[in-house]
Context: one part of a larger RNA
Molecule: small-subunit ribosomal RNA, central domain
Organism: metagenome
RNA sequence: UUGGGCGUAAAGGGCGUGUAGGCGGAUCGGUAAGUCUAUAGUGAAAUCUUCACCGCUUAACGGGAAAAUUGCUGUGGAUACUGCCGGUCUCGAGGGUGUUAGAGGAGAGUGGAAUUCCUGGUGUAACGGUGGAAUGUUUAGAUAUCAGGAAGAACAUCUGUGGCGAAGGCGACUCUCUGGGACACUCCUGACGCUGAGGCGCGAAAGCCAGGGGAGCGAACGGGAUUAGAUACCCCGGUAGUCCUGGCUGUAAACGGUGAGCACUGGGUGUGGGAGGAUCGACCCCUUCUGUGCCGAAGCUAACGCAUUAAGUGCUCCGCCUGGGAAGUACGACCGCAAGGUUGAAACUC
Numbered sequence: 001u002u003g004g005g006c007g008u009a010a011a012g013g014g015c016g017u018g019u020a021g022g023c024g025g026a027u028c029g030g031u032a033a034g035u036c037u038a039u040a041g042u043g044a045a046a047u048c049u050u051c052a053c054c055g056c057u058u059a060a061c062g063g064g065a066a067a068a069u070u071g072c073u074g075u076g077g078a079u080a081c082u083g084c085c086g087g088u089c090u091c092g093a094g095g096g097u098g099u100u101a102g103a104g105g106a107g108a109g110u111g112g113a114a115u116u117c118c119u120g121g122u123g124u125a126a127c128g129g130u131g132g133a134a135u136g137u138u139u140a141g142a143u144a145u146c147a148g149g150a151a152g153a154a155c156a157u158c159u160g161u162g163g164c165g166a167a168g169g170c171g172a173c174u175c176u177c178u179g180g181g182a183c184a185c186u187c188c189u190g191a192c193g194c195u196g197a198g199g200c201g202c203g204a205a206a207g208c209c210a211g212g213g214g215a216g217c218g219a220a221c222g223g224g225a226u227u228a229g230a231u232a233c234c235c236c237g238g239u240a241g242u243c244c245u246g247g248c249u250g251u252a253a254a255c256g257g258u259g260a261g262c263a264c265u266g267g268g269u270g271u272g273g274g275a276g277g278a279u280c281g282a283c284c285c286c287u288u289c290u291g292u293g294c295c296g297a298a299g300c301u302a303a304c305g306c307a308u309u310a311a312g313u314g315c316u317c318c319g320c321c322u323g324g325g326a327a328g329u330a331c332g333a334c335c336g337c338a339a340g341g342u343u344g345a346a347a348c349u350c
Base pairs, nucleotide, nucleotide: 003322004321005320006319007304008303012318014202015201016200017199021195022194023193025089026088027087028086029085030084031083033082034081035078036077037076038075039074040073041072042071049066050065051064053063054062055061092192093189094188095187096185097184098183099182100181104178105177106176107175108174109173110172111155115151116150117149118148119147120146121145122144126137127136163170164169207248208247209246210245211244212243216242217241221237222236223235224234259317260316261315262314263313264312267295268294269293270292271291272290273289274288275287276286277285299306300305323350324349325348332343333342334341335340
C1' cells in the first nucleotide's frame, strides 16, 4: 500500500455555519456522455507466455507461428442503471395558520436571607481555633446581643437520571429586545436535500492588556502547629485573582471518553412537553408525536457491555488511527502582547 479499524486496546475534529467537492426522492419523455455490444484501425521490434514447428549433438541461444500488449480512436447498434435536457408529482426539505413548554441569549431595573465592615446602646472577660495546641482578636471593652448604616458577591427552599441550548454552558424577581424547538391542520412551494476539505464564527476555567470594583473566598507570600524533615496536609493572616466594561488568549477527563444525516429491526417500565379517543369531567385509562432515564429480545462485542437515544442491519459524507519510548518534543511555518497555541518529525532505543 491493499486492508482493517476508532465507547474502554492507537484512533471522533470542543461546537456550529457554510464554500469547493462527494452523494442524493417518485414518475414520463428526449439524448446517448459514462456503461454494454459488434466491427475496423492502431497498440514498432525485442522482452514475457504457449507450440506436437525449425537450426546449432543437447541446452542456453537463435529462427518461425500463435497469443498477449488488459489501452486509445473511428463507425454501427443497445438504453436497464448513472449523467445531461425538458415535463409532471408530493412522501424528503422549507413555508403558512393555530396552540404550546422552557435556568436558551442580550440589556435595564428591583428584592430578601447571609457575610464583612462602620456608628450607637446593653454587657464583662474572655473569644477564636484544633486531634490537642499555638500564632491571632480582646479591659484603648472584644466575643455575645439590640438598633441604624455601608459594600460586594451569590441567589437557600422550589430542584426533579426535570427543562433549555450546537457545544461551551444556563438557576431570585420584573420589564424590553431576541434565537431555537414541540404538537395539530395538511393550506402553499415543489427535491429547494445530506455531508462538508479550506474559510468564517462561537468556545469552561486559568492567564494577559486597559479602566473600574473588592464583601467573602483565596494561588503566591508571612506566621503558628505537625514531623526525623514538612518548601505539604491542619490553624491565624493574606496579594494577584475571583466581580464589572472593552479587548486578547483558543485550550480541558471541551466526556456519552460514542462525528453528522437518513432508513430498517421484539418488548416492558418511569418521567418532561403536545395532540386525539373514551368520559359529565382538568383526574384515571387507551392511542399517538417529540424529548429524557432505567430494564431487557434478536443481533453485535475480546470481554465489559450496547440494545428504536445502538456499540444491531444498511447507505452517504467528513475527521482520525497504523508497536512502546524519544514527543505532542526539535526544526520550520502560521497565530499570540506574553504565557503559549496550531501544524508536527528524526536519530537513537526497547